[in-house]
RNA sequence: GGGGAUAUAGCUCAGUUGGUUAGAGCACCUGCCUUACAAGCAGGGGGUCAGAAGUUCGAGUCUUCUUAUCCCCA
Numbered sequence: 001g002g003g004g005a006u007a008u009a010g011c012u013c014a015g016u017u018g019g020u021u022a023g024a025g026c027a028c029c030u031g032c033c034u035u036a037c038a039a040g041c042a043g044g045g046g047g048u049c050a051g052a053a054g055u056u057c058g059a060g061u062c063u064u065c066u067u068a069u070c071c072c073c074a
Stems, first nucleotide, its partner, number of pairs: 001073007010026004019057001028044005050066005
């Protein structure tokens, strides 16, 4: 230099052919339970979906550019 993959909650990930409220597990907070802790049960908070632009009535999803990480080729 060329090609490809990935980027969604604190962490690991899902998200169907673009469609009606962005989710799960763990973690965190509160309460119940316990002498207490853990486990369990109930409830709750936390996201501008890596950044920007475009297409569209509508974008996490499609297109382009940029950034970061990883892989392959030279």

Transfer RNA from Proteobacteria bacterium bin106, 74 nucleotides, folded computationally. Rfam family: tRNA. It is annotated as a transfer RNA. Rfam's curators write: Transfer RNA (tRNA) molecules are approximately 80 nucleotides in length. It was read from a public genome assembly.